[in-house]
RNA sequence: AGAGUUUGAUCCUGGCCCAGGAUGAACGCUGGCGGCGUGCUUAACGCAUGCAAGUCGAACGAGAAUUUAAUAUUUGAUUUCUUCGGAAUGAAGAUAUUGAAGGAAAGUGGCGGACGGGCGAGUAACGCGUGAGUAACCUACCCUAUGCAGGGGGACAACAUCGGGAAACCGGUGCUAAUACCGCAUAAGACCACAAUAUCGCAUGGUAAAGUGGUCAAAACUCUGGUGGCAUGGGAUGGACUCGCGUCCAAUUAGCUAGUUGGUGAGGUAACGGCUCACAAAGGCGACGAUUGGUAGCCGAACUGAGAGGUUGAUCGGCCGCAUUGGGACUGAGACACGGCCCAGACUCCUACGGGAGGCAGCAGUGGGGAAUAUUGCGCAAUGGGGGAAACCCUGACGCAGCAACGCCGCGUGAAGGAAGAAGGCUUUCGGGUUGUAAACUUCUUUGAUUAGGGAAGAAAAUGACGGUACCUAAAAAACAAGCCACGGCUAACUACGUGCCAGCAGCCGCGGUAAUACGUAGGUGGCAAGCGUUAUCCGGAAUUACUGGGUGUAAAGGGCGUGUAGGCGGGUAAAUAAGUCAGAUGUGAAAUUCCGAGGCUCAACCUCGGCGCUGCAUCUGAAACUGUUUAUCUUGAGUAUCGGAGAGGAAAGUGGAAUUCCUAGUGUAGCGGUGAAAUGCGUAGAGAUUAGGAGGAACACCAGUGGCGAAGGCGGCUUUCUGGACGAUUACUGACGCUGAGGCGCGAAAGCGUGGGGAGCGAACAGGAUUAGAUACCCUGGUAGUCCACGCUGUAAACGAUGGAUACUAGGUGUAAGGGGUAUCGACCCCCCUUGUGCCGGAGUUAACACAAUAAGUAUCCCACCUGGGAAGUACGACCGCAAGGUUGAAACUCAAAGGAAUUGACGGGGGCCCGCACAAGCAGUGGAGUAUGUGGUUUAAUUCGAAGCAACGCGAAGAACCUUACCAGGACUUGACAUCCCUUGACAACCCUAGAGAUAGGGCAUCCCUUCGGGGCAAGGAGACAGGUGGUGCAUGGUUGUCGUCAGCUCGUGUCGUGAGAUGUUGGGUUAAGUCCCGCAACGAGCGCAACCCCUAUUGUUAGUUGCCAUCAUUAAGUUGGGCACUCUAGCGAGACUGCCGGUGACAAAUCGGAGGAAGGUGGGGAUGACGUCAAAUCAUCAUGCCCCUUAUGUCCUGGGCUACACACGUACUACAAUGGCGACUACAACAGGAAGCAAGACCGCGAGGUGGAGCAAAUCCCAAAAAGUCGUCCCAGUUCGGAUUGCAGGCUGAAACUCGCCUGUAUGAAGUCGGAAUUGCUAGUAAUGGCAGGUCAGCAUACUGCCGUGAAUACGUUCCCGGGCCUUGUACACACCGCCCGUCACACCAUGAGAGUCGAUAACACCCGAAGUCGGUAGUCUAACUUAUAGAGGACGCCGCCGAAGGUGGGAUUGAUGAUUAGGGUGAAGUCGUAACAAGGUA
Repeated sequence: AGAGUUUGAUCCUGGCCCAGGAUGAACGCUGGCGGCGUGCUUAACGCAUGCAAGUCGAACGAGAAUUUAAUAUUUGAUUUCUUCGGAAUGAAGAUAUUGAAGGAAAGUGGCGGACGGGCGAGUAACGCGUGAGUAACCUACCCUAUGCAGGGGGACAACAUCGGGAAACCGGUGCUAAUACCGCAUAAGACCACAAUAUCGCAUGGUAAAGUGGUCAAAACUCUGGUGGCAUGGGAUGGACUCGCGUCCAAUUAGCUAGUUGGUGAGGUAACGGCUCACAAAGGCGACGAUUGGUAGCCGAACUGAGAGGUUGAUCGGCCGCAUUGGGACUGAGACACGGCCCAGACUCCUACGGGAGGCAGCAGUGGGGAAUAUUGCGCAAUGGGGGAAACCCUGACGCAGCAACGCCGCGUGAAGGAAGAAGGCUUUCGGGUUGUAAACUUCUUUGAUUAGGGAAGAAAAUGACGGUACCUAAAAAACAAGCCACGGCUAACUACGUGCCAGCAGCCGCGGUAAUACGUAGGUGGCAAGCGUUAUCCGGAAUUACUGGGUGUAAAGGGCGUGUAGGCGGGUAAAUAAGUCAGAUGUGAAAUUCCGAGGCUCAACCUCGGCGCUGCAUCUGAAACUGUUUAUCUUGAGUAUCGGAGAGGAAAGUGGAAUUCCUAGUGUAGCGGUGAAAUGCGUAGAGAUUAGGAGGAACACCAGUGGCGAAGGCGGCUUUCUGGACGAUUACUGACGCUGAGGCGCGAAAGCGUGGGGAGCGAACAGGAUUAGAUACCCUGGUAGUCCACGCUGUAAACGAUGGAUACUAGGUGUAAGGGGUAUCGACCCCCCUUGUGCCGGAGUUAACACAAUAAGUAUCCCACCUGGGAAGUACGACCGCAAGGUUGAAACUCAAAGGAAUUGACGGGGGCCCGCACAAGCAGUGGAGUAUGUGGUUUAAUUCGAAGCAACGCGAAGAACCUUACCAGGACUUGACAUCCCUUGACAACCCUAGAGAUAGGGCAUCCCUUCGGGGCAAGGAGACAGGUGGUGCAUGGUUGUCGUCAGCUCGUGUCGUGAGAUGUUGGGUUAAGUCCCGCAACGAGCGCAACCCCUAUUGUUAGUUGCCAUCAUUAAGUUGGGCACUCUAGCGAGACUGCCGGUGACAAAUCGGAGGAAGGUGGGGAUGACGUCAAAUCAUCAUGCCCCUUAUGUCCUGGGCUACACACGUACUACAAUGGCGACUACAACAGGAAGCAAGACCGCGAGGUGGAGCAAAUCCCAAAAAGUCGUCCCAGUUCGGAUUGCAGGCUGAAACUCGCCUGUAUGAAGUCGGAAUUGCUAGUAAUGGCAGGUCAGCAUACUGCCGUGAAUACGUUCCCGGGCCUUGUACACACCGCCCGUCACACCAUGAGAGUCGAUAACACCCGAAGUCGGUAGUCUAACUUAUAGAGGACGCCGCCGAAGGUGGGAUUGAUGAUUAGGGUGAAGUCGUAACAAGGUA
C1' cells in the first nucleotide's frame, strides 16, 4: 500500500466482498512448563449454610466461671509432749460468711455502623466533564489560638419479683450508677434587636465597630505521665447549592406549561430559591428543536486510524445512582441509611392459626437462565480501615493460594554428523520421482518435568498466610512433552483415487452433469504453533456521509416558476472600539494510562522512577491588519427622474374573411364514400356533383424566420381601451438602499371535477365493418363526454437546456433581432465601433467519455435545493391538502451481486446507400401428375444391423446384400479362444478316405516332420496364466479426414500516429476491376496469408523423333497388305505465341474503359487442379488411429438357416413415356475416352434369339471388346394407335456349391397407367442447355446409379424495382450462446416477509375520581406526667383524637405500543407450466 466481482473487451459510476488490528468472548480439534494479568456481558431472577462491623472496664452500675485472703463450722495428715487414757499442733480438703483479684455474657454510656465492599436497574439530568461562583452554606474525628469547667437535682436500663405469650417478645411493681439526663451561676466570647462612626465591593450588599438590652456552656477518668469536656475564632478535610460551555436518535413527536413564569408577604432549610403556602399579575419555553417517544450510568481512558475521526465505557481510578418493589421519617457532624427503624405490595420460611421472621447488586457457595464465566480455601505476616491511652480486638477491604490456554510474555519438545538416497507410503511416461538427512546409526547436551540436598528477600525491635515457595547445587536417561488450518483466483501451498448437478463445498467470484489442483479420502506441500481454526462484535481498508476529503447535463441527485420573511453573505475612504482573531503571562487540566529516557525481576510481559504531553477552560496584559460593531463620508453596485423606439407580454370589449358542417331552393342522374383490398355507411323518398341564399360554432392560411415577448406555464386575423416588463441615449438625484432565500404567499400545460351556457369540426368511451389463429388494437363508417365561454377547484408533466440564482474574470470567427454612435456622401446604401438579446463553429481549460466552451459543464466567491447500490417503492402506515380523482411528506421487513453511464468491436434490423452472383428478369428443358427403378421416413417383423437429417441427409457411406459380405435375428457349438507375444511339454499337425450331423464339429482309417554350429531354431499339437478379442458406449474427451459459407475477397501483422482505454488509423475516401485488381488522395509507411500468375488439359504453330501411327509422290495389294518414305495426319518432348503491346475516343496528364487493326486466339481465350483467418461442440469412435468407461463360458469366436429385398402410406432422386421434330422397316458414313490374361476374344459353324461350339490374335498406337447412335430413304396418318411399355403366362439362355425367399438376359404371348401434368419448384449464358450413343470402375453374375468420352447442337439477357445469398460503407440496438437473440404482464403451483382486518390478549406513561397505611407538619386539653416554677395550680412533654399532604390499591375514558386473528391485498423468490408478444432494429402502429 491494495485486491476480487457488472462487460465479448474498455473507461467510469456504484454497491457487495477479502487481506490488518482488537475482545471480559464462545464453539470445534488439540494440549508440556512458568511468570504477570483476567474471569456471570444473560435473570437489578430466587437463595440453604458459614463468614463480611465492631470496639472501649482509663465513662458507669451490676457481675458468672476461676483464683486468693480472713473468720466460723467440719474433718483431721504430720509432728511434739504424754500419766499412754489423752493433750497440743494443725497441712491438704469440704461448707458458710465477708473482702480482694478476675473478668465471660448481657446492660447504661461514648465513638464507629453515612467508610470500606457490591451492582448499573433507574437517570438525557447541573447526572457527568470542564471552568467559575457562594457577599447564600455546613463540617464529627485532626491541627492551632483564646477563655472556661462553680454548685445542685431527678430519673431509667441492667437487676429483683409478679404476670402474659407456642414463639418473637411484652407488661406491671420495686432498687440503682455514670463522661446518660435536667435546672441554676459565670460570659472573654457567640447569637439576636437598636446603633454614633469608619471602610470596601459587580448588584442585592459586605466588613470593622464604641454603646444599650436580651439569650446561651461544661464531665469527668487516671497507672499522676496524661487522656477527655465546654464556648469561640482560624486552618485542614469532606460535603451542599448556583452558573457558563459540552454531552445519543427520531419532526411519520410542533406546539408545551396553572406552582406553570415572575412579584409581595409568610413559613421552611445548614443555605439561596415556588422549596411550600396566601394574595394579586399573566407570564415562561420553543424551528439555535420546546414537548413527546426510544435508547443510555458519565468521565479519566480502551480499541482502531497517517491524522481528523469512528466505536466502546470489563478489569484500575474519579463522580453519580441503587440495595426485594414503593413510600416515610427517626437518630446523627454527616443518612432519608446494603448487613438500622416504620408502613404498604409481591415472594419465602416458622406457627399451638392468635401471631411472627427474612432480604447475598458483600466473600465463598446453590438453583435457574444462558453459547458462556472460578474455591462453601489460608491469613491478618504486609498495606489500609474502626474502636481503644495502650496491650489488643475486629476487618471475605486486603495479602495469598486453588480452578480455567481466557489474554499477554518467555521457554521446551533436542543438537551435530549421517546416502545403501534403506524399508514402508504415495505416484509413475514403469526408466524413475517424492517423502528425504528425514529415519535407522554414531557422537554430544539436559531447559522444563522427576529425585535428593541447601534455602531467601518481603520485617525499622517482635510477628511470614504465601512456603520448605522463589532461587542454588547434584543425579539419571533423548529419555516424559505437537498440533491445527489451508493448498481454483483473491492468497503462500498439487497430485492420485472415489463420487458423477448426487453427496457436498462456498468470505466474494463460483466449483460438482465420468478424466474435479474447488466435494470426500490419501500422499505431498504451505502457514501458524501450545495453540490453530470458526462464529460474533468494533475500527480500518471505505474519499462508501467527503471538516481534513465527494458530488448533482446523460451514472443517484437542480425545487415547475416567481415574490419575499427569518437566516447566511456583502462596494470605496477615514476614525473609534476590541466581540471574533493573534501574542505573552498566571491558574487549572487528579493519579494511573499513551510517548520518551532510565532502573528492577536471568530476558520479556509486568513493575518502579524521571520527563514530555493532556491539542481544553478561565483570568490578566498587549496588538489592531482582516471580520464584526459604531460614527462620518464617497459613487462605481442598486434605484429614481427625462427622451426614444421594438415586441404573438397580460386583461376586456368590438369586428373580418376563407374553409368545414347543416338547412332551404334550383339544375341533374346513379352512384357516392372509403381502403392495401373491401365492407359497414349515404343514395331513385333523388345522394354525390353544381348554383344561389341562410344558420351556427371553432380556428386564424400566406406574412412566418433555430425571428420577437414573457419568471415559468405559455403567447399568432384586425381595431380600441387599460396595463406589466426589458432595452438604448443623456444628464441630474438618492447614497450600499445589494445577492440569495428554509418556512410563507402567488402563478402554474394537458387531462380531470363542480355550476351554468355553447356545440361547426375533431373525438376517449361505445357501436358496426374489416384484418387476424384470435384482434376488447392498428385501418374504415358513425359517435357521447370532452375540446369552446363564465365562475370555482385540482397543482401535476420528458413542467427539459434532463444544466438553481447572483457577481467578476478568461483567444477568436460568423449569422440574426432591437437601439445608438463614427467615417464617407448632395443624400441613401456599403463600411467601422458600442450595448442588449438570440443561434452556429471553435482554442485554452474542463470532462468517464459524449460533449461544454463569454448564453460554460472553464477560473473563483456567496446563498438555496437535492444525492449516497438495485428491487420492494414513490408503495404501506401516519399526518396535512382536495368534492372526488388524487397530491405532498415518505419508510421497513424481505431479496439480489449487481443495477447503471459513455464509448469500442462484432452480430442483427420487416434501417439507408453502393456493388456482385442463372439471384430475379428474358429464354430453353424439366421436376411436381403416370408406370417402373432406387434411397428415406413410417409401419411391420424374431430381425427387417448401423450411420447420414434444412441449404450442406434422402441413386448418401454402398465403385454393385442369393451364400460370403454382415455388423442384425433364430437355433446349434467353443472358452487362452478365429488372430498376436511370452512360458512348459510333446513331435507331429494337416491333407486324403469312411461314418454321424444342417453344418460347425465329433469319431475312425490311411499316413506321419524339417533345419542345426547340437546350444538351439522353424512349424504344429497339448497345457497353465499373463492376456487376446469387441462394427460395444462416448464425434460433447480426441487425432486424422471431409462438408459448408465460398473461388466469396477478404483476414492480419511490424513500426509510427491518435485515444486514459477497449480500440482506431493503415483496410476509410474519389475512380476502376472478376478481385483489398490497380491508380490518385490521405498520419501513415511497409509486410504476410488470400486474389492474380507459376502447374495440367484444350485452341494455333515451329522444331525434334518416326513404331504398333501416317501415305502426297514411286512400286505393289482384295486391303497402307508390302517395299519405300516421314511431306501430311497423328503421337509426345522441347519451344513460340497474347502483353491492353499498337491506334483512336473517354478519363484527372492516372489507373482503367470503349472502339479498331493485326492475329488461330483479345482483354483472367475455354476448362481443371488450387479453398486465406475463421464459422457451424457441422459429419465420421462403423475406413483408420486413440483416451476413458463397459463385456470376458460373452457385448468375444465358429456354423446352418433367415433378415438387410417386408408394405395401407408419405417424400426425394432418376429412367421410360404420353408420340409424326415420332414409331417401325431398310440402307449406310463419321468418333473419342477407355479396358483386356482366373482376361478381351476375331473369322468360321449351330441357334429366331439370349447364347453355344471352337479358338486365330493380343500383356496391346500392332489383336480384341467394337455395332457407335442420332442420320438418310420408305411406311404408318393422330387413334390409347404400328404410341407406351408396366404386369403376367409359357418356353429358354448365362453366371454361380446354390437363382424359392432374392439375379440378369432371350423368344413368344399378354398390353396397365399415361393424351404434357395443381399449388409449388429445379438446372442452364455457348460448343453451354437440350438430345444421341459409347466406355470404364465395382463385379462369378447383376446398372435406369456413378465417373468419363465423343456426335448433333440452340434460344435469351431490356435491366437491377422486387425474391434469395454475399461484399463494402453508414445508422440504431436493452443482442454478445450474438434475432433460432433478448424480454414483459396476467393466470396456475410452492415458500417467505409485509399491509388491511370483526376483533382478542397484554405492556407503558400520564389524567380524572374514590379509598387512604406509615409518617412529618398543623390543630386539639380526652388520658398520663420525675427534674423547672410564684408548687391544690401552671409551663413543658408523651399518648389519644382531628386535619392537610400522602405510597400501594380500586374505578373510568382516552393515548402510545407489542403479540395474535377467519379472511383479504399487493410484493419477493422459485432449470425446463399456460396465454399472448408489450419493449429493444423504423421491434414491424417510432
Record summary:
Predicted 3D model of a 1486-nucleotide RNA (small-subunit ribosomal RNA) from a metagenome. Its Rfam family is "Bacterial small subunit ribosomal RNA". Its family is annotated with structural constituent of ribosome and ribosome in the Gene Ontology. Its mean pLDDT, the model's own confidence on a scale to 100, is 84.